[in-house]
RNA sequence: GGAGAAGGUCAGAGAGACGCCGUCGGCGGGGCAACCCGCCGUGCGGAGGAAAGUCCGGACUCCAUAGGGCAGGCCACUGGGGAAAUCCCAGCGGGGGCGACCCUCGGGAAAGUGCAACAGAGAGCAGACCGCCGAUGGCCCGCGGCAGCGGGAUCAGGUAAGGGUGAAACGGUGGUGCAAGAGACCACCAGCGGUCCGGGUGACCGGCCGGCUCGGCAAACCCUGGUCGGAGCAAGGCCAAGUAAGAAGGCGCAGAAGAACGGCCCGUUCGAGCCUUCGGGUAGGCCGCCUAGAUGAAUGUCUCUCCUCGACAGAAUCCGGCUUACCGACCUUCUCCCGUC
Numbered sequence: 001g002g003a004g005a006a007g008g009u010c011a012g013a014g015a016g017a018c019g020c021c022g023u024c025g026g027c028g029g030g031g032c033a034a035c036c037c038g039c040c041g042u043g044c045g046g047a048g049g050a051a052a053g054u055c056c057g058g059a060c061u062c063c064a065u066a067g068g069g070c071a072g073g074c075c076a077c078u079g080g081g082g083a084a085a086u087c088c089c090a091g092c093g094g095g096g097g098c099g100a101c102c103c104u105c106g107g108g109a110a111a112g113u114g115c116a117a118c119a120g121a122g123a124g125c126a127g128a129c130c131g132c133c134g135a136u137g138g139c140c141c142g143c144g145g146c147a148g149c150g151g152g153a154u155c156a157g158g159u160a161a162g163g164g165u166g167a168a169a170c171g172g173u174g175g176u177g178c179a180a181g182a183g184a185c186c187a188c189c190a191g192c193g194g195u196c197c198g199g200g201u202g203a204c205c206g207g208c209c210g211g212c213u214c215g216g217c218a219a220a221c222c223c224u225g226g227u228c229g230g231a232g233c234a235a236g237g238c239c240a241a242g243u244a245a246g247a248a249g250g251c252g253c254a255g256a257a258g259a260a261c262g263g264c265c266c267g268u269u270c271g272a273g274c275c276u277u278c279g280g281g282u283a284g285g286c287c288g289c290c291u292a293g294a295u296g297a298a299u300g301u302c303u304c305u306c307c308u309c310g311a312c313a314g315a316a317u318c319c320g321g322c323u324u325a326c327c328g329a330c331c332u333u334c335u336c337c338c339g340u341c
Base pairs, nucleotide, nucleotide: 001337002336003335004334005333006332007331008330009329010328012306013305014304015303016302017301018300020046021045022044023043024041025040026039027038028037029036030035048312052323053322055321056320057319058318059317060232061231062230063229072228073227074226075225076224077091078090079089080088081087092106093105094103095102096101107223108222112221113220114217115216129163130162131159132158133157136156137155138154139152140151141150142149143148171189172188173187174186175185176184190213192210193209194208196207197206198205199204236287237286238285239284246278247277248276249275250274251273258270259269260268261267307310
C1' cells in the first nucleotide's frame, strides 16, 4: 500500500419565522350529570435503530378449569444466564475459508413402515456393460519317446484392480499376494465395538485392544424425552340521562291524588292511578393509555449559512428477543498478500 474478518458509535449541523399534538397555568363557555370545548402563554415535552415483519416469549385482561387420559402443536449437543423464549454468553461435534473467522447444521436409521426421479450392468442384504484372467475342467492347433509339453482366448468359469453412470456403487491410499483379483494379508487413515487407561463439571477429546466393517433420508411417517387451556387492548373496567322487568316506601281511588292550559290563584278539561328510592347499564362520558400518547389519528412548512450533500424508514397497551430494510462516515482489535528499511 492492497484485499478482508469481528465488534461498536453516528444517522447532516447551526440560526430565524409561521404552524400542529399533548401537558401545565389563567380566562371564558357547553352538558341533568359523568365530563367536554375554545382563547391566551418568550412555559414544558413531542419517533427509531430498526418505530417495520407480527415470527417467538411474557406482563396485563376476560372466559374456562376436581383429577386423569386420547388427539394435536411446539422444542431437542453441553455448561451457565434469564420471568420465559425459535433468546443470550461460553464451549463440543459437523461443514466452509490459506487465514482472521463464518454457517447456526445438532435426540433416535441394530423398534417398525417407507423413499431414492433420470442415468446406469447393478440402488438395498445389489451388480458385470467395456475390461482383466482363464489357475481348474472341456474344445481347437502343433510336437511327442504316448508319461505328457507348448500355443489359441474358443466354451464353462473366476474377478471387481481399471473405465463408465449417478447425489450416493458394500471402507480410502500404498504394498504383499494371485492366473487375474479381492481386508485374503500388512502399514497408515476413516468408521464400529470394548465391564479398558488418561483428561474434562459436561458435550467430548487422546491412547490402547478387538474383529476387519455397507450406507443415506427423521424439514417422510414414526419412536424417545420435555412442554403447551382458549381468546386477545375492538382485551376489559368505571361513571351514568331516558326507558322496560322487578323490589321497597309514600299518597290516592270519586267529598278524587295527579296531569294539561308558560309561572302563581281562580276556572275549564282529562282523570285511576301517581310520586320517590333501589335496581339494571342503553345513549353518552371516562379509564385501560404511558416523561410522545391520537382514536380520523400531532411531530410539519418556508428562508439563510456551512459541509463530506444526507440511506432505510413514522409510534398506537407495555416489555424481552429474533428477523428483515439501510447512502455512507468514523473508532477499536485482528488476518492474508506485496513493497521498503
The RNA shown here (Bacterial RNase P class A) has 341 nucleotides and comes from a Candidatus Bipolaricaulota bacterium. It matches the Rfam family "Bacterial RNase P class A". Its family is annotated with tRNA processing, ribonuclease P activity and dimeric ribonuclease P complex in the Gene Ontology. By type it is a ribozyme. The source organism's lineage runs through Bacteria, Bacteria candidate phyla and Candidatus Bipolaricaulota. RNAcentral holds the sequence, with entries from ENA. It is recorded under the gene name rnpB.